[in-house]
A computed fold for a 107-nucleotide RNA from an uncultured Bacteroidota bacterium, annotated as SAM riboswitch aptamer (S box leader). The sequence was found by an Rfam model in a public genome assembly. The prediction has a mean pLDDT of 83. It matches the Rfam family "SAM riboswitch aptamer (S box leader)". Rfam links the family to the GO term regulation of gene expression.
RNA sequence: UUCUUAUCCAGAAAGACAGAGGGAAUUGACCCGAUGAAGUCUUGACAACCACCCAAUACAGGGAAAGGUGCCAAAUUCAACUCCGAGAAAUCGGAGGUAGAUAAGUU
Numbered sequence: 001u002u003c004u005u006a007u008c009c010a011g012a013a014a015g016a017c018a019g020a021g022g023g024a025a026u027u028g029a030c031c032c033g034a035u036g037a038a039g040u041c042u043u044g045a046c047a048a049c050c051a052c053c054c055a056a057u058a059c060a061g062g063g064a065a066a067g068g069u070g071c072c073a074a075a076u077u078c079a080a081c082u083c084c085g086a087g088a089a090a091u092c093g094g095a096g097g098u099a100g101a102u103a104a105g106u107u
Stems, first nucleotide, its partner, number of pairs: 003105006013043005021032003026080004044072001046070001049068002052063003076099001081096006
């Protein structure tokens, strides 16, 4: 880097350094931010994908949290494309898709 599968409305922050941005990208909206953004480090937490334990033909299931990841504002912050429904319209609701993130496998 490619592809496949699963999940994405739950959950969980303090300190130090730093110093103006940040919420993936584009557009729009809406938010967060000098009462300190991004980033780095330390510690802690959350969760339970892999690995582990129990059970089992298998799938489903249960447990634990020492290991490998992940994660700790807001649904992946929301919308965008298609379909369905409501509405006079603005718009609203639902389903799917695209994109993205994470894990495991794979190229």